[in-house]
Context: one part of a larger RNA
Molecule: small-subunit ribosomal RNA, 3' major domain
Organism: uncultured bacterium
RNA sequence: UGACGGGGACCCGCACAAGCAGCGGAGCAUGUGGCUUAAUUCGAAGCAACGCGAAGAACCUUACCAGGGCUUGACUGUCAGGUGAAGCCGCGGAAACGCGGUGGCCGAGAGGAGCCUGAUACAGGUGGUGCAUGGCUGUCGUCAGCUCGUGUCGUGAGAUGUUGGGUUAAGUCCCGCAACGAGCGCAACCCCUACUGCCAGUUACUAACAGGUAAUGCUGAGGACUCUGGCGGAACUGCCGGUGAUAAACCGGAGGAAGGUGGGGAUGACGUCAAGUCAUCAUGGCCCUUAUGUCCAGGGCUACACACGUGCUACAAUGGUUGGUACAGAGUGACGCGAAGCGGCGACGUGGAGCGAAACGCAUAAAACCAAUCGUAGUUCGGAUUGGAGUCUGAAACUCGACUCCAUGAAGUUGGAAUCGCUAGUAAUCGCAUAUCAGCACGAUGCGGUGAAUACGUUCCCGGGCCUUGCACU
Numbered sequence: 001u002g003a004c005g006g007g008g009a010c011c012c013g014c015a016c017a018a019g020c021a022g023c024g025g026a027g028c029a030u031g032u033g034g035c036u037u038a039a040u041u042c043g044a045a046g047c048a049a050c051g052c053g054a055a056g057a058a059c060c061u062u063a064c065c066a067g068g069g070c071u072u073g074a075c076u077g078u079c080a081g082g083u084g085a086a087g088c089c090g091c092g093g094a095a096a097c098g099c100g101g102u103g104g105c106c107g108a109g110a111g112g113a114g115c116c117u118g119a120u121a122c123a124g125g126u127g128g129u130g131c132a133u134g135g136c137u138g139u140c141g142u143c144a145g146c147u148c149g150u151g152u153c154g155u156g157a158g159a160u161g162u163u164g165g166g167u168u169a170a171g172u173c174c175c176g177c178a179a180c181g182a183g184c185g186c187a188a189c190c191c192c193u194a195c196u197g198c199c200a201g202u203u204a205c206u207a208a209c210a211g212g213u214a215a216u217g218c219u220g221a222g223g224a225c226u227c228u229g230g231c232g233g234a235a236c237u238g239c240c241g242g243u244g245a246u247a248a249a250c251c252g253g254a255g256g257a258a259g260g261u262g263g264g265g266a267u268g269a270c271g272u273c274a275a276g277u278c279a280u281c282a283u284g285g286c287c288c289u290u291a292u293g294u295c296c297a298g299g300g301c302u303a304c305a306c307a308c309g310u311g312c313u314a315c316a317a318u319g320g321u322u323g324g325u326a327c328a329g330a331g332u333g334a335c336g337c338g339a340a341g342c343g344g345c346g347a348c349g350u351g352g353a354g355c356g357a358a359a360c361g362c363a364u365a366a367a368a369c370c371a372a373u374c375g376u377a378g379u380u381c382g383g384a385u386u387g388g389a390g391u392c393u394g395a396a397a398c399u400c401g402a403c404u405c406c407a408u409g410a411a412g413u414u415g416g417a418a419u420c421g422c423u424a425g426u427a428a429u430c431g432c433a434u435a436u437c438a439g440c441a442c443g444a445u446g447c448g449g450u451g452a453a454u455a456c457g458u459u460c461c462c463g464g465g466c467c468u469u470g471c472a473c474u
C1' cells in the first nucleotide's frame, strides 16, 4: 500500500421488511448426477453447470458402439503412364463396394475435360493440453470507480490530488483545501416509445359531394381524419414559492402529452476468478498415419431401483361444460402461404382463387362479456396410463415423431424443513407470432389483451461503495 475482522461511522441495492404469485408434495416434459450398457459421444460444476453449447438426435446430423470396406486416401497441387469419359444395365451385397456388359463429350487434328494406375509434396484427426495461446464470452456490475503528467511532502515503500463540508442515480455538481490539470469510466451524443407541426399519399384512410348495394370505402372522388415514414419542434430545474452557505442542490406549485435521468434498449472503465471455450474458428509444441484418418448400413445419444435443477398441467365454483357474441399487436410466405366451395365427428383430404404481399394467404386471437347447466362429490374437477381405429410428414415412424377419434380414467383435496421472482402497464393471468425445421416446442425469442397489492422503515440476513481503526497476513 492492500487484503481481512462474528471493529466502528455513513450510504446504496426486491438485500431485508410490507405485499402478490410461486417452487419444495402429485402426474408429465426437459436437463443433470448416478446406475446400467457393446455404446449410452463430448463439454458445462456454488453464486456465474443442470429447458446450458443444442434456433429443434428416426436416417443424416454424429463426434459413440459392434460389423463390413479403403490406404496419396472424403478434400489441394505437381509429374508420368493408360483410357472407345462420366453415365446406364445386369449379377453379388445390408450398403459402401466388387465383377461383367453397354455406353462416342468438345475439337479437323494436336490436345482438353473426365476417369483409372503409379510416383511425389503430403492430406486428414470433434486425438491430448483453455495450466502454452489468439479471438470470443460469463461474473463482480451499469457497481462508481481506476489511473496519469507536473508540483509538493516523505531516507524509502509511498502519500497528496481521489480526503473534508454539503449534494447526486453517479469521482454528479458546489464550496473548501499543496495542489493544479488531464485520461479511461458516469452523463450526453445513437435506437424504440409517449405529444405535436410541415412534407408526401398507395396497396392504408373516408369528413364533405356524387353513384350504387341485401350489406360493405363497394365505386367516382378527396388529402380533412386514422395510419404509414421522412424532416423538424417540444423538457432545460426553463418559470414561481420555500429550504440551503448568497453555492450546488432539495421540497412544493404552475403550465404541459410528458417533470426533474419521462419509460425501455444498445452501450460494460482498470481489473478479479491460471473462470469458460483447443468440439465454432484460429494456433504453438505433443500424439496417430493400412489408423486416433476415411466410406457404409445397423444400433446408440431416447436405457432406469434412485437423487437434484428448470418447467408444464392440476388439485376446482373468482371454476368446469354447452351455446351465443366482441376487441389486438408483432411477424411470416415462392421447392412458399394456400382462400371460397365440397367430403370427413376429427386430425385431415379434395380443390385451386389470390399473393414475391399496408393489396392475397397463414388468421376464428384467447382470457373477457351474455345465457344455461353442474352443487362440494375424487365429482360434469383432474387428465396420467393403457387398448383400439386413424391422419400427416418422410425412402423409412419397430427401437424412436407429432396430431385426431372412441374407450380407459391413475396420482392429486394447496404441499415439511427450506427456498425463488417481482415496485407499474410491473407481478399475476390470457392467447398470438417467429427462428430452428421434411416432420417434431410444455423450451427460447418477440408481440399484444386484461391488469393488481405493498414499501412503516434500515435493527437484522446477503452483496456492494466510501472514510476510519486493529492486525501475528501481503
Stems, first nucleotide, its partner, number of pairs: 002473001004470002007468002010465004015458002019422002022419001026313008034304001042053002064299002067296004073122001076121008087102006105112002124288002127286001129284001133282002135277003138273001140271001145184006151160003164175003190265004195233007205222002209220003236259001239253005315415001319374006331362003336355002341350003381412001386407007428450007